[in-house]
């Protein structure tokens, strides 16, 4: 990158930096944004999925990943779009 399968309610922010956008995409809408957003780091937290260990009515610990605005924002449209696993 394609393909399988599962999730997409709930959960979880401070700092420094950048300087106009930013919620994937197109449309309509709504929301956030110079009271510094989106992004990048630094720390911190949340826990869905995978591993290792222990336990066996219990959800501990320690790793990999992911995640920390609003139902995936809300709606139509798609061979949609993210996340974790697996096979290859």
């Nucleotide at each position: 990158g394609g393909u399988c399968c599962a999730u997409c309610c709930c959960g979880a922010g401070c700092g420094g930096c950048c300087g106009a956008g930013a919620g994937a995409u197109c449309u309509g809408g709504c929301u956030c944004g110079u009271u510094g957003a989106c992004g990048c780091c630094g720390c911190a937290g949340c826990a869905a999925c995978c591993c290792g260990g222990a336990g066996a009515c219990c959800g501990c610990c320690g790793g990999g990943u992911g995640c920390u605005a609003c139902c995936g924002c809300c709606a139509g449209g798609a061979c949609c779009g993210a996340u974790g696993g697996g096979a290859g």

SAM riboswitch aptamer (S box leader) from Nesterenkonia muleiensis, 88 nucleotides, folded computationally. The source organism's lineage runs through Bacteria, Bacillati, Actinomycetes, Micrococcales and Nesterenkonia. Its Rfam family is "SAM riboswitch aptamer (S box leader)". Rfam's curators write: The SAM riboswitch is found upstream of a number of genes which code for proteins involved in methionine or cysteine biosynthesis in Gram-positive bacteria. Its mean pLDDT, the model's own confidence on a scale to 100, is 84.